[in-house]
Molecule: transfer RNA
Organism: uncultured Thermococcus sp.
RNA sequence: CGGUAGCCUAGCCUGGUGGGGCGGCGGACUUGUAAUCCGCCGGUCGCGGGUUCAAAUCCCGCCCG
Numbered sequence: 001c002g003g004u005a006g007c008c009u010a011g012c013c014u015g016g017u018g019g020g021g022c023g024g025c026g027g028a029c030u031u032g033u034a035a036u037c038c039g040c041c042g043g044u045c046g047c048g049g050g051u052u053c054a055a056a057u058c059c060c061g062c063c064c065g
Stems, first nucleotide, its partner, number of pairs: 001065003006022004016053001023041006046062005
């Protein structure tokens, strides 16, 4: 310095609905496939504790690289 969905990644400073890409499933389009488009699925935000009405975000400890 980093750890956020099966994989990659933004958000953290400045607390207020966890987003994007890939992927999977379904649909549209096509003679068919691919591409493209639409919808849906998927998150103990590394673990525990604290502060707060409210924590991915602030504080402390720990684990992993």